The part of an RNA shown here (large-subunit ribosomal RNA, domain IV) has 316 nucleotides and comes from a Candidatus Poseidoniales archaeon. The source organism's lineage runs through Archaea, Methanobacteriati, Thermoplasmatota, Candidatus Poseidoniia and Candidatus Poseidoniales. The coordinates come from a structure-prediction model, not an experiment, and the mean pLDDT is 85. It matches the Rfam family "Archaeal large subunit ribosomal RNA". Its family is annotated with ribosome and structural constituent of ribosome in the Gene Ontology.
[in-house]
Context: one part of a larger RNA
RNA sequence: GUAUCGCGAGGGAACUCGGCAAAAUCGCCCCGUAACUUCGGGAGAAGGGGUGCCAGCUCAGAGAUGAGCUGGUCGCAGUGACCAGGGAGCUCCGACUGUUUAAUAAAAACAUAGGCGACUGCCAGUUCGAAAGGAUGAGUAUAGUCGCUGAAUCCUGCUCAGUGCUGGUAUCUGAAAUCGGGUUUCAACCUGACGAAGGACCAGUAAACAGCGGGGGUAACUAUGACCCUCUUAAGGUAGCGUAAUACCUUGUCGCUUAAUUGGCGACUUGCAUGAAUGGUCCAACGAGGGCUCCACUGUCCCCGCGAUACGUCCG
Numbered sequence: 001g002u003a004u005c006g007c008g009a010g011g012g013a014a015c016u017c018g019g020c021a022a023a024a025u026c027g028c029c030c031c032g033u034a035a036c037u038u039c040g041g042g043a044g045a046a047g048g049g050g051u052g053c054c055a056g057c058u059c060a061g062a063g064a065u066g067a068g069c070u071g072g073u074c075g076c077a078g079u080g081a082c083c084a085g086g087g088a089g090c091u092c093c094g095a096c097u098g099u100u101u102a103a104u105a106a107a108a109a110c111a112u113a114g115g116c117g118a119c120u121g122c123c124a125g126u127u128c129g130a131a132a133g134g135a136u137g138a139g140u141a142u143a144g145u146c147g148c149u150g151a152a153u154c155c156u157g158c159u160c161a162g163u164g165c166u167g168g169u170a171u172c173u174g175a176a177a178u179c180g181g182g183u184u185u186c187a188a189c190c191u192g193a194c195g196a197a198g199g200a201c202c203a204g205u206a207a208a209c210a211g212c213g214g215g216g217g218u219a220a221c222u223a224u225g226a227c228c229c230u231c232u233u234a235a236g237g238u239a240g241c242g243u244a245a246u247a248c249c250u251u252g253u254c255g256c257u258u259a260a261u262u263g264g265c266g267a268c269u270u271g272c273a274u275g276a277a278u279g280g281u282c283c284a285a286c287g288a289g290g291g292c293u294c295c296a297c298u299g300u301c302c303c304c305g306c307g308a309u310a311c312g313u314c315c316g
Base pairs, nucleotide, nucleotide: 001311002310003309004308005307006306007305008304010302011301014300019297027051028050029049030048031047036041038151052073053072054071055070056069057068058067059066060065074078086295087294088293089292090291091290092289093287094286098110099109114149115148116147117146118145119144120143125136126135127134128133154280155279157212158211159210162209163208164205165204166203167202168201171200172199173198178193179192180191181190182189213231214230215229216228217227240274241271252268253267254266255265256264257263
């Protein structure tokens, strides 16, 4: 010096991106236990007290043993070593248990139960195969396949103009084949008729792909604009939520938290560029998830010191 440990006065996160690491808590028995809640939980919540050994006795039991009472006694310390939860509050995301990048990512990603839509009446639909044949399936719509969403609660607004899908269609378009005609005959060629799917055309369909405006004026101070006018669209964003994992301006403004806060939380909200199964909102429980705060605790730090073991180095 490196690695791994032990101890530390006073302070106690001042360290740092961040309490990372360490410390603290820890077993068992008794008491006690909040908000919130889907009434199951939350909960080992939190917070207290006890704990060794010896003697006598009581109760239960067939006993092993268990539960207790009284007294005595030792230590700094009795789950005496080992073993063995730190706790509380607010919030974002994901409901949950689960799954994942074998060897830098475990998550808010995937899955999930639940919800919705599409196809399918069985020699089905979907799928593998060139076919024969096979799977789903010794299944039969309470089933199977595909797609989206992602527990429950409260809900899920408007638009079918574009694209897609489904259906219809008097008429138009529309290939080959077939039939008719022409070129004196055959072939070739030219031309007419017939006319499938598809398209044109007409409807339906948004939990299909998607989309969801602008400009003026207006109320007995001002401000604002329930109201009116106008252009325009397929329709002009409803309920909610909102400076957000989304807000450029932005460290928005106000309040709380701090001595001090680009943080956090709660409000407001004119939302550059929120918004309803590309789901919206809320949310008990859960999380080696993200952010913030408090208590306890500590060599993280003020500020370093001493010691142990191993290795290295130097001197001898």